[in-house]
RNA sequence: AGGUAGAGGCGCGAAAACCAUAAGUAUCCUGCUGGAGGAAUGAGAAUCCGGAGAAAGCGGGGGAAAGGGGAAUUCGCCGAAAUGGCAGAACGAAUCUCGACGUCUGCUGUUGGGCCUGCAUUGAAUAAGUGCAGGACUGUCACCGGAUUAUCGUCCCGGAUAGCCGGUGGAGUACUAUCU
Numbered sequence: 001a002g003g004u005a006g007a008g009g010c011g012c013g014a015a016a017a018c019c020a021u022a023a024g025u026a027u028c029c030u031g032c033u034g035g036a037g038g039a040a041u042g043a044g045a046a047u048c049c050g051g052a053g054a055a056a057g058c059g060g061g062g063g064a065a066a067g068g069g070g071a072a073u074u075c076g077c078c079g080a081a082a083u084g085g086c087a088g089a090a091c092g093a094a095u096c097u098c099g100a101c102g103u104c105u106g107c108u109g110u111u112g113g114g115c116c117u118g119c120a121u122u123g124a125a126u127a128a129g130u131g132c133a134g135g136a137c138u139g140u141c142a143c144c145g146g147a148u149u150a151u152c153g154u155c156c157c158g159g160a161u162a163g164c165c166g167g168u169g170g171a172g173u174a175c176u177a178u179c180u
Stems, first nucleotide, its partner, number of pairs: 001180006009078001011077005018070002027062007037049003041099005081111009091102002112138002115135008140170007149162004
């Protein structure tokens, strides 16, 4: 250096179903007001709807879904995975094109792991994610110190190895075992 196996723990991800949220929102019917525009995120085009009354507002009656999240189960796992940037895609939202957004792929940066607090940001959110700062916890390795237990060794002392306690530091391109 490469291969194989393995450990961390409130560990990581996926799946259909479930739960709440989204939301009494969108939307549909209807009454009134309104008075020229409207068609789920921007622009353009086409098409369609609209004075037989558009948008918008208020009242009445019905009333979602996507996306995001949760705990449990099952499955797959231990850079598990998450996320920023860049590039690409023949993918998605029931007209087309472009953009934005999402999804996927590649390259690259960051993060050992989860938990708590604050701020910022994304978000409908009091959910959740990410970033920064702080806190205690935890796995691992290195170094330093301490006590003393076991083993090795020795005539004895000193010593070595493993374990224990404390401190400092490192990063998953790490750590442990083994093979080449």

Record summary:
The RNA shown here (Lysine riboswitch aptamer) has 180 nucleotides and comes from Aneurinibacillus aneurinilyticus. Of the family's consensus pairs, 100% are formed in the model. Lineage of the source: Bacteria > Bacillota > Bacilli > Caryophanales > Aneurinibacillus. The coordinates come from a structure-prediction model, not an experiment, and the mean pLDDT is 77. RNAcentral holds the sequence, with entries from MGnify.